A computed fold for a 77-nucleotide RNA from an Actinomycetota bacterium, annotated as c-di-GMP-I-GGC riboswitch aptamer. The source organism's lineage runs through Bacteria, Bacillati and Actinomycetota. Its mean pLDDT, the model's own confidence on a scale to 100, is 88.
RNA sequence: CCUCGAAAAGGCAAACCCGUCGUGAGGCGGGGACGCAAAGCUACGAAUCUCCCAAGGAGAUGGUCGGGCCACCGAAA
Numbered sequence: 001c002c003u004c005g006a007a008a009a010g011g012c013a014a015a016c017c018c019g020u021c022g023u024g025a026g027g028c029g030g031g032g033a034c035g036c037a038a039a040g041c042u043a044c045g046a047a048u049c050u051c052c053c054a055a056g057g058a059g060a061u062g063g064u065c066g067g068g069c070c071a072c073c074g075a076a077a
Stems, first nucleotide, its partner, number of pairs: 003077001004074002011036002016031006034063001040069003044066003047061006
């Protein structure tokens, strides 16, 4: 250093509730913790979902998987 994930410190925050934006999937803020070692970032591929819909088009999700980029700590192996 890589694989890896014991410990400690610190981090994130599902469901649900409130506010707000959106036709919607959902986004954002607050509360809240089911979980997370990339639950950090990215819609590039797949997947799922929404709206319009004849074809098709426009969107959403990074806490579904893969890819790309970046990263804290350091027991055992």